[in-house]
Context: one part of a larger RNA
RNA sequence: UGACGGGGGCUCACACAAGCGGUGGAGGAUGUGGCUCAAUUCGAGGCUACGCGAAGAACCUUAUCCUAGUCUUGACAUGCUUUAGAAUUCCGUCGAAAGAUGGAAGUGCCCGCAAGGGAGCUUUAACACAGGUGCUGCAUGGCUGUCGUCAGCUCGUGUCGUGAGAUGUCGGGUUAAGUCCCGCAACGAGCGCAACCCCUAUCUUCAGUUGCCAUCAUUCAGUUGGGCACUCUGAAGAAACUGCCGGUGACAAGCCGGAGGAAGGCGGGGAUGACGUCAAGUCCUCAUGGCCCUUACGGGUUGGGCUACACACGUGCUACAAUGGUGGUGACAAUGGGGAGCGAGGCGGCGACGCCAAGCCAAUCUCAAAAAGCCAUCUCAGUUCGGAUUGCACUCUGCAACUCGAGUGCAUGAAGUUGGAAUCGCUAGUAAUCGUGGAUCAGCAUGCCACGGUGAAACAUACCCGGGCGUUGCACA
Numbered sequence: 001u002g003a004c005g006g007g008g009g010c011u012c013a014c015a016c017a018a019g020c021g022g023u024g025g026a027g028g029a030u031g032u033g034g035c036u037c038a039a040u041u042c043g044a045g046g047c048u049a050c051g052c053g054a055a056g057a058a059c060c061u062u063a064u065c066c067u068a069g070u071c072u073u074g075a076c077a078u079g080c081u082u083u084a085g086a087a088u089u090c091c092g093u094c095g096a097a098a099g100a101u102g103g104a105a106g107u108g109c110c111c112g113c114a115a116g117g118g119a120g121c122u123u124u125a126a127c128a129c130a131g132g133u134g135c136u137g138c139a140u141g142g143c144u145g146u147c148g149u150c151a152g153c154u155c156g157u158g159u160c161g162u163g164a165g166a167u168g169u170c171g172g173g174u175u176a177a178g179u180c181c182c183g184c185a186a187c188g189a190g191c192g193c194a195a196c197c198c199c200u201a202u203c204u205u206c207a208g209u210u211g212c213c214a215u216c217a218u219u220c221a222g223u224u225g226g227g228c229a230c231u232c233u234g235a236a237g238a239a240a241c242u243g244c245c246g247g248u249g250a251c252a253a254g255c256c257g258g259a260g261g262a263a264g265g266c267g268g269g270g271a272u273g274a275c276g277u278c279a280a281g282u283c284c285u286c287a288u289g290g291c292c293c294u295u296a297c298g299g300g301u302u303g304g305g306c307u308a309c310a311c312a313c314g315u316g317c318u319a320c321a322a323u324g325g326u327g328g329u330g331a332c333a334a335u336g337g338g339g340a341g342c343g344a345g346g347c348g349g350c351g352a353c354g355c356c357a358a359g360c361c362a363a364u365c366u367c368a369a370a371a372a373g374c375c376a377u378c379u380c381a382g383u384u385c386g387g388a389u390u391g392c393a394c395u396c397u398g399c400a401a402c403u404c405g406a407g408u409g410c411a412u413g414a415a416g417u418u419g420g421a422a423u424c425g426c427u428a429g430u431a432a433u434c435g436u437g438g439a440u441c442a443g444c445a446u447g448c449c450a451c452g453g454u455g456a457a458a459c460a461u462a463c464c465c466g467g468g469c470g471u472u473g474c475a476c477a
Stems, first nucleotide, its partner, number of pairs: 001477002004473002007471001009469004015461001019426005026318002029315005034309001042053002065304002068301001070299002074129001078128002081125001084122002088105007109118003131293002134291003140287002142282003145278001147276001152191006158167003170183004197270004202238007211228003216225002241264001244258005320419001324378006336367003341360002345356004385416001390411007432454007
């Protein structure tokens, strides 16, 4: 100087408390361990692995996964020598395919009268080489997680100290903040904080179609004429700064209350992650040193596996019901997507869906029905709760749903009556609850990412966990 202490002080945070809702019990889903298997490919492992890489494993994907059968200058790149040919197209045989093998048609472009030569492509053979999701993340780059959006981490000059170092960065206040003020052998500066960026809350101006409709007309549909006031859209601005008033404070920084205001003290969200820590993660995104394989650890193919199942754990879904189920009714969103697409409407089907088909490359058409809401009924039951499981019949995608997809109808109707010890999330348009959209995607979502509707309770710092700053002890470096 640090690290450490079941030392002490100050302080912060859904850290606890106060609340609300869960997990842990049940049944599905999904990931992991284990076990099994010919194979169940690989990675990730306290917090910081486990609905994670994977924003989509039927084939493909897919891998040193397994089985079988295959290729060897190779699926791909460059070069050189060589054989035969335009390129290319078609037909056979064996075969599960890959592959192996046989045959037919065909002769273009440039130079040249022609012979021939050249470019490009295919092919035979030989080489250099290709190739490797093989190993090492403890050889690495890049990227990422984490402490932590925590308030810290440093430097120059000066000063002090023999020196390691100290000071600055400390003290008194204050802040979300090493934020600011005052004091001080320090004076300044840098990376962080804050601000500058985006979205959102109010208003103004400009613009007015595909948007809107106050006034007027209308076939009552913003449909049409008309209008651009309003809504909205999208560009430019205004507005918030402790600016004003009072109190408090040290005449400071600030704090408390108030006014005005759409908004008040960082207005609310997002992006933004200092020096560093964990030899943290990734050689299977990519790049890359070294090592290893080279008729195989490379390439292509068929079928299987990654989907197994005494069990254990994590994360989510659905429930156990009346704040509910069922039937009816038909009110109010926002974000988004759409051409190998979205598909109105009509017809058929109980339905999944099928047939015909308008419009739309979309503020125009469409997905699209928002759902929780309201009315009636059920009357506390393993039920009109719950929906697992199973049977039959179908639908859709796709070469193909057996292993192993999703959906529909009828029937079946399991566990489950609120969950032990323990444990998680959340401070406001939040939790809880309700539906909607998107990426991936032929098909497949209880996951992920987004969107809006309804909309609470609680609010203290004694304690637990963790962080920050002084201080103290020290047998540690």